The prediction has a mean pLDDT of 82. Transfer RNA from a Bacteroidota bacterium, 72 nucleotides, folded computationally. Its Rfam family is "tRNA". The family's RNA type in Rfam is transfer RNA. From the family's description: Transfer RNA (tRNA) molecules are approximately 80 nucleotides in length. NCBI's taxonomy places the organism under Bacteria, Pseudomonadati, Bacteroidota.
RNA sequence: GCUGCGGUAGCUCAAUGGUGGAGCAGUGGUUUCGUAAACCACAGGUUGCCGGUUCAAGUCCGGCCCGCAGCU
Numbered sequence: 001g002c003u004g005c006g007g008u009a010g011c012u013c014a015a016u017g018g019u020g021g022a023g024c025a026g027u028g029g030u031u032u033c034g035u036a037a038a039c040c041a042c043a044g045g046u047u048g049c050c051g052g053u054u055c056a057a058g059u060c061c062g063g064c065c066c067g068c069a070g071c072u
Base pairs, nucleotide, nucleotide: 001071002070003069004068005067006066007065010024011023012022013021018055026042027041028040029039030038048064049063050062051061052060
């Protein structure tokens, strides 16, 4: 330099172009003599950045940045 895959909550991952969710972690509560576990509830997102298409973009298109793999 080229090709492919990926970037979404603190972490691991979802989400037919039509209200961004789950598990774990966190906070509060129930329970317990107490802790853990269990159960209930709550909070947590500029969907890597900038543009384009569209009534509507995490999703489609272009450029850039970062990571992984391969090729040279």